[in-house]
Context: one part of a larger RNA
RNA sequence: CCCGCACCUAGACGGAAAGACCCUGUGGACCUUUACUGUACGCUAUCAUUGGGUCGUUGUGCUCGUUGCGUAGGAUAGGUGGGAGACUACGAAGCAGGGGUUUUGGCCCCCGUGGAGUCGCCGUUGAAAUACCACCCUUCGUGUACGACGAUUCUAACUGGGCUCCGUAAUCCGGACCCAGGACCGUGGUAGCCGGGCAGUUUAACUGGGGCGGUUCCCUCCUAAAGAGUAACGGAGGGGUUCAAAGGUACCCUCAGCACGGUUGGCAAUCGUGCGUCGAGUGCAAGGAUAUAUGGGUGCUUAACUGCGAGAGAAAAACCUCAAGCAGAUGCGAAAGCAGGACCUAGUGAUCCGGCGGUUCCGUGUGGAAGGGCCGUCGCUCAACUGAUAAAAGGUACCCCGGGGAUAACAGGCUGAUCUCUCCCAAGCGUCCAUAGCGACGGGGAGGUUUGGCACCUCGAUGUCGACUCAUCGCAUCCUGGAGCUGCAGUCGGUUCCAAGGGUUCGGCUGUUCGCCGAUUAAAGCGGUACGUGAGUUGGGUUCAGACCGACGUGAGUCAGGUCGGUCCCUAUCUGGUGUGGG
Numbered sequence: 001c002c003c004g005c006a007c008c009u010a011g012a013c014g015g016a017a018a019g020a021c022c023c024u025g026u027g028g029a030c031c032u033u034u035a036c037u038g039u040a041c042g043c044u045a046u047c048a049u050u051g052g053g054u055c056g057u058u059g060u061g062c063u064c065g066u067u068g069c070g071u072a073g074g075a076u077a078g079g080u081g082g083g084a085g086a087c088u089a090c091g092a093a094g095c096a097g098g099g100g101u102u103u104u105g106g107c108c109c110c111c112g113u114g115g116a117g118u119c120g121c122c123g124u125u126g127a128a129a130u131a132c133c134a135c136c137c138u139u140c141g142u143g144u145a146c147g148a149c150g151a152u153u154c155u156a157a158c159u160g161g162g163c164u165c166c167g168u169a170a171u172c173c174g175g176a177c178c179c180a181g182g183a184c185c186g187u188g189g190u191a192g193c194c195g196g197g198c199a200g201u202u203u204a205a206c207u208g209g210g211g212c213g214g215u216u217c218c219c220u221c222c223u224a225a226a227g228a229g230u231a232a233c234g235g236a237g238g239g240g241u242u243c244a245a246a247g248g249u250a251c252c253c254u255c256a257g258c259a260c261g262g263u264u265g266g267c268a269a270u271c272g273u274g275c276g277u278c279g280a281g282u283g284c285a286a287g288g289a290u291a292u293a294u295g296g297g298u299g300c301u302u303a304a305c306u307g308c309g310a311g312a313g314a315a316a317a318a319c320c321u322c323a324a325g326c327a328g329a330u331g332c333g334a335a336a337g338c339a340g341g342a343c344c345u346a347g348u349g350a351u352c353c354g355g356c357g358g359u360u361c362c363g364u365g366u367g368g369a370a371g372g373g374c375c376g377u378c379g380c381u382c383a384a385c386u387g388a389u390a391a392a393a394g395g396u397a398c399c400c401c402g403g404g405g406a407u408a409a410c411a412g413g414c415u416g417a418u419c420u421c422u423c424c425c426a427a428g429c430g431u432c433c434a435u436a437g438c439g440a441c442g443g444g445g446a447g448g449u450u451u452g453g454c455a456c457c458u459c460g461a462u463g464u465c466g467a468c469u470c471a472u473c474g475c476a477u478c479c480u481g482g483a484g485c486u487g488c489a490g491u492c493g494g495u496u497c498c499a500a501g502g503g504u505u506c507g508g509c510u511g512u513u514c515g516c517c518g519a520u521u522a523a524a525g526c527g528g529u530a531c532g533u534g535a536g537u538u539g540g541g542u543u544c545a546g547a548c549c550g551a552c553g554u555g556a557g558u559c560a561g562g563u564c565g566g567u568c569c570c571u572a573u574c575u576g577g578u579g580u581g582g583g
Stems, first nucleotide, its partner, number of pairs: 001583008010575003014570002022404004027400002029396004035201005042193008051154001054151009064141002068137001078136005085119003094113002097110006158181005164176004204216003213233001217239006240385001241283001242342002247301007255279001257275005281290002284347001286345003305328004311322003317386001330339003353379007361372002411458001412456001413454003417451001419447006428438002465540001466538003470532001471529005478503003481498006505519005546564004550559003
């Protein structure tokens, strides 16, 4: 050096399972509920099946009757119209009895007696005779028609029960008969209510993982790199209107501030003089603009018009912006002219659907109409603001599927804020004396053990804390060794330098690493090795399914809250290693 045999498992990001955690999908399934929309069941009503009589209450219509009181006035005048006569032997006035009503004064009715009259027109009154007739209002009744409700009741629908009999062999069913209930119940139709019992679904995106928080449209400034434009969960602010004058036009005026003077009056009120290019003002944020007004006034007014629009700006589309000029009608101005809102840039919402007004349009054989079109206008915090529907929230650790290392948790990597170590400067402490020992305020590094940031390999899988076993390395050295300084007398120490050869304990508590405690020791070092080591062990912790408590939640359920329980697979091919043998 080559080849075996027996062993060990550190590596082959070993094998197994298209990661179960996490995110994602306009994926799924179950579960919940005061998510949305339905629906079974239930309740109620009504109609049908379903008929009749009596009584009571009650509604509406009709008929007949009846009621109606301010004051003046014979007196209890409902309203309006007609009206000069009406009632009476078919029994008037008067009298006796009874009833109803009442404003207590009367009015109306019935019966008896009686035997011939009673009332109106006339005067008082806003209105004239209930003398008489008609209609109407109001009060209370009679009768009647159509109902409604309630009660009781009937039997023949319908229902229940039964000795017996029949079909018949029959504890079914049907019929006869008897009893009970009864137009209820039941059933069907149509409505209203209730309705996670059940069903179908929805439950946004951005995001230095996701969730929580924040945001989502428009305007102004910076970022923006001197044309335009330009991102971030970059830095700052505003808007979701207002104004009939704060619009148009003609004419006029000039502010803020300061100085001086001046009653109350003061730093600052109103007044006067001077200086005063803009520092004021502009409805509202900011920027730009603006004194020759876009600012402040006064007069007259409605162009805050209708029909258009050459041509531009901006722009993926849809939107958006500017605009001379023409026609009509108008305002102001002597006129030239200006005026199609506001100093400008925010003050907003597509389409569908529907309402309102107009219209010389269409209008199903024709004429109309219904309906539609066109013009004008109205209804959206459709604010997730280019708006999925008219209409929608949650749980899943019982979970599932498709994907992702496009994206989190472990480990690694980059970084090194944080962390550990160190150096510089030296104010000060150290009786004196910065540096024996310390060292403020600051500054420079190293390391890559902490907590992080980033999201670069790995989600068709890189097993995660601690313990056990076995280690190996670094030195910023715990002990042992050698030195310097000392605020080192000695014994002890302090601090610094050199040094990694070897060593670096046993117990109690806790799953613990750590830590505290006990007893020793020369000492009981700090770190790296996928926080070394699960194809070496364990499985106490964490981190599936069960369950309890607390808290939260209406609930399903949830909780770096606690608690009890809970399947750890692999026969070694290669590299590596140990032992042994052959050539």
Molecule: large-subunit ribosomal RNA, domain V
Organism: Planctomycetota bacterium